The RNA shown here (transfer RNA) has 71 nucleotides and comes from a Pseudomonadota bacterium. Rfam family: tRNA. RNAcentral holds the sequence, with entries from ENA. The prediction has a mean pLDDT of 82.
[in-house]
RNA sequence: GCCGGGAUAGCUCAAUGGAAGAGCAAUGGUUUCGUAAACCAUCGAUGUGGGUUCGAUCCCCACUCCCGGCU
Numbered sequence: 001g002c003c004g005g006g007a008u009a010g011c012u013c014a015a016u017g018g019a020a021g022a023g024c025a026a027u028g029g030u031u032u033c034g035u036a037a038a039c040c041a042u043c044g045a046u047g048u049g050g051g052u053u054c055g056a057u058c059c060c061c062a063c064u065c066c067c068g069g070c071u
Stems, first nucleotide, its partner, number of pairs: 001070007010024004018054001026042005047063005
C1' cells in the first nucleotide's frame, strides 16, 4: 500500500427497512431474626460525519479504531 471482517447497555451477544432486546452486572423493593438465594421493578446503548428512504442498528459514501490475510 491492497483485500476482508468487526464497532449496539458496565461485560458477553441478538435484532437483514417499521417504536432496540436477552443473560450477567448495578440500583431499589418483597421475603428473612440477619445474610445469601429466590421473585418483582428500575437505570443504562446503535463509533463519528454525510447520503438514500415516508421511515435506517440495517442500504450507500467518507473518516476513526480493533482483528485477520496479501505484498